[in-house]
This record gives sequence, structure tokens and C1' cells, in this order.
RNA sequence: GCCCAAGUAGCUCAGUUGGUAGAGCAUCAGCCUUGUAAUCUGAAGGUCACCGGUUCGAUUCCGGUCUUGGGCU
Repeated sequence: GCCCAAGUAGCUCAGUUGGUAGAGCAUCAGCCUUGUAAUCUGAAGGUCACCGGUUCGAUUCCGGUCUUGGGCU
């Protein structure tokens, strides 16, 4: 230098023929307990890496940039 993949909650990851974004763990609160833990119930937490384009509407489609990983030279 070229090619490929990935970037979504604090962490690990889902999520598509374009139509209000979810799970598990963690956190907080409640329930329970003499108390704690565990179980159960609930809540909070997201500019979907960034910038533009298409579209009535983009996490999703297109282009570019950045970061990480892999491959080739």
C1' cells in the first nucleotide's frame, strides 16, 4: 500500500426484505431474611463510532473518515 471483518447500554452480544432498539451479566430500589447472600419483581442506563447522501422515514441502503482485529505484499 491492497483486501476482508467488526464498531449497538458499564461489560458480553442480539437485532435487516427501511417504520418508536432488546437480552444476559453488572448497578439501583422493592419483596424475602434476625442480618447478609441467593431467588423473585421492578427501575434506570443508548446522539446505534463520526460526517455526508438517498428516502416521507436510516442501526439497517450508498459514499467517505476514524478505531480495532485478520490476511496479502

A computed fold for a 73-nucleotide RNA from a Spirochaetota bacterium, annotated as transfer RNA. NCBI's taxonomy places the organism under Bacteria, Pseudomonadati, Spirochaetota. RNAcentral holds the sequence, with entries from ENA. It matches the Rfam family "tRNA". Rfam describes the family as follows. Transfer RNA (tRNA) molecules are approximately 80 nucleotides in length. Their secondary structure includes four short double-helical elements and three loops (D, anti-codon, and T loops). Further hydrogen bonds mediate the characteristic L-shaped molecular structure. tRNAs have two regions of fundamental functional importance: the anti-codon, which is responsible for specific mRNA codon recognition, and the 3' end, to which the tRNAs corresponding amino acid is attached (by aminoacyl-tRNA synthetases). tRNAs cope with the degeneracy of the genetic code in two manners: having more than one tRNA (with a specific anti-codon) for a particular amino acid; and 'wobble' base-pairing, i.e. permitting non-standard base-pairing at the 3rd anti-codon position. Gene Ontology term of the family: triplet codon-amino acid adaptor activity.